[in-house]
RNA sequence: GGAGGAGGUCGUGCAGUCGCGCGUCGCAGGGAUGCGACGGGAGGAAAGUCCGGACUCCAUAGGGCAGGGUGGCCGCUAACGGCGGCUCCGAGCAAUCGGGGGAAAGUGCCACAGAAAACAGACCGCCGGCUCCGGCCGGCAAGGGUGAAAUGGUGAGGUAAGAGCUCACCGGAUCGGUUCGAGAGAAGCGAUGCUGGGUAAACCCCACCCGGAGCAAGACCGAAUAGAGGGAGGUCCGGCCUCGGCCGGGCGCGGAUGGCCCGUCCGUUCCUUCGGGUCGGUCGCAAGAACCGCCGGGCAACCGGCGGUCCAGAUGAAUGGCUGCAGUCCCUGCCUUCCCGGCAGGGGAACAGAAUCCGGCUUAUAGACCUCCUCCGGCG
RNA sequence: GGCGACGUGGUGAAGUGGUUCAACACGGAGGUCUGCAAAACCUCUAUUCACCGGUUCGAAUCCGGUCGUCGCCUCCA
Numbered sequence: 001g002g003a004g005g006a007g008g009u010c011g012u013g014c015a016g017u018c019g020c021g022c023g024u025c026g027c028a029g030g031g032a033u034g035c036g037a038c039g040g041g042a043g044g045a046a047a048g049u050c051c052g053g054a055c056u057c058c059a060u061a062g063g064g065c066a067g068g069g070u071g072g073c074c075g076c077u078a079a080c081g082g083c084g085g086c087u088c089c090g091a092g093c094a095a096u097c098g099g100g101g102g103a104a105a106g107u108g109c110c111a112c113a114g115a116a117a118a119c120a121g122a123c124c125g126c127c128g129g130c131u132c133c134g135g136c137c138g139g140c141a142a143g144g145g146u147g148a149a150a151u152g153g154u155g156a157g158g159u160a161a162g163a164g165c166u167c168a169c170c171g172g173a174u175c176g177g178u179u180c181g182a183g184a185g186a187a188g189c190g191a192u193g194c195u196g197g198g199u200a201a202a203c204c205c206c207a208c209c210c211g212g213a214g215c216a217a218g219a220c221c222g223a224a225u226a227g228a229g230g231g232a233g234g235u236c237c238g239g240c241c242u243c244g245g246c247c248g249g250g251c252g253c254g255g256a257u258g259g260c261c262c263g264u265c266c267g268u269u270c271c272u273u274c275g276g277g278u279c280g281g282u283c284g285c286a287a288g289a290a291c292c293g294c295c296g297g298g299c300a301a302c303c304g305g306c307g308g309u310c311c312a313g314a315u316g317a318a319u320g321g322c323u324g325c326a327g328u329c330c331c332u333g334c335c336u337u338c339c340c341g342g343c344a345g346g347g348g349a350a351c352a353g354a355a356u357c358c359g360g361c362u363u364a365u366a367g368a369c370c371u372c373c374u375c376c377g378g379c380g
Numbered sequence: 381g382g383c384g385a386c387g388u389g390g391u392g393a394a395g396u397g398g399u400u401c402a403a404c405a406c407g408g409a410g411g412u413c414u415g416c417a418a419a420a421c422c423u424c425u426a427u428u429c430a431c432c433g434g435u436u437c438g439a440a441u442c443c444g445g446u447c448g449u450c451g452c453c454u455c456c457a
Stems, first nucleotide, its partner, number of pairs: 001376010012326007020041001022039007043351001047362002050360005055214004062262004067210005072086005087100005101205002106203002108199003123144002125140006152170006171195002173192004178187003218283004227274006234251007252268005276456002290309008328348008381453007390406003407425006430446005
């Protein structure tokens, strides 16, 4: 210098001016409210709503089935499908990147082609026998051919021809030991010729996890109004008694926020259609798994301690517009032989926008910057 | 704001829980028939199955992501 890899940060700044909504204080006002001052006012993704939690209600969240999710190992965490480290396989010269239970439990599927597609199989071929010389019967998985996929590879023996048929070596599998490691796993030994295709983002098996609904959850205050139809099970026993009801119990029914069964609790009604009223306010709702700095532990994710800070809360929904200067990028012209640099003019600046909150993932994003690493080439 | 469903020619729609030319109807174009039309009949309408990746020998279908469309959800009695 070229090519590439990994990670991170920022994502315009300052000033003036005109506005928007929130809070506090002051003044005016009975109040609504108005005026003034001060303070703070979008994001790295606020997005998609894909995971996980907090919170609220329903049983205190119960048991079983069904259903859903995750998938190497260990750890981190409130939790996770997230993150970190390690491990195996694959890709790459490398930095590095991608992937991960079980197909030797069972079932299903594997088009076309091909003889045969999974308790295999004889089309060509090879070998033996017969022959009417056209072929027929039998043996063979070594060779050809088909296919995404065809029963391990090399060599020797063996045979009519062949074949793990036998043997040696190599690869794989299963079983049993050894060493190292916390574990996945790694290294290595012995036995058995065992040599057994793919697919689980097909059913399934194994291990672990998951109750449902969601802030329009939910709580309170206020205002207004009108009910009608349909459907699904109201009875029994005992007591009191003012004889109309009340209490307790059994059965039935209904509810407990997707389905079924059981259990428990509650109720005696519930479901549904049409209609009526309102469509207001307060809380939930902003001090938190919070942020910043330092120190300590850990390879790291992360955790602990100390100190400091308070940082949006709207509800048709505020967080903006304009001007100037500066910075940055692009284009054109000039100075300079070119690069660099300087000057002048013009142009551009993304993706997007809180709505209960938080941890992640994913997706979108003009441009700018930083750190580390690998390979190749040149020079010293 | 939350929750759910769907996306297949111009339109409506079927579709195999994997491999075959993705049906069918309406519409449109051309032709046959007719003196001209209508009807009828024949042919065509070359859809990367919304888009992008992945699993698989093979994807409209299975898995993930993106985009779009539609629906439901206030309170009181």